[in-house]
RNA sequence: CAGGACGAGAGGCGCUGCGACGGGUGUUCCCGCCACGCUCGUCCUGUCGAGAGCUGGCAACGGCGCCUCCGAUCG
Repeated sequence: CAGGACGAGAGGCGCUGCGACGGGUGUUCCCGCCACGCUCGUCCUGUCGAGAGCUGGCAACGGCGCCUCCGAUCG
């Protein structure tokens, strides 16, 4: 760095729908599904590489509308 597993990022309802995915048929289409696909942490595998160690700290974000919860401030 890439892929994967798990955990976390307070929660719910409605809407739209790009990508991915599935289906149809077909040419760059139609239908379905769909707003954690993002980030952080731990681990596994692979690749590159020799990139020190110790200590401390710990988030930011997620289309539109509504609601709940939590905290702060003002009235």

Description:
SAH (S-adenosyl-L-homocysteine) riboswitch aptamer from an Actinomycetota bacterium, 75 nucleotides, folded computationally. Its mean pLDDT, the model's own confidence on a scale to 100, is 78. The source organism's lineage runs through Bacteria, Bacillati and Actinomycetota. The sequence was found by an Rfam model in a public genome assembly. Its Rfam family is "SAH (S-adenosyl-L-homocysteine) riboswitch aptamer". On this family, see Wang et al., Mol Cell 2008: "Riboswitches that sense S-adenosylhomocysteine and activate genes involved in coenzyme recycling".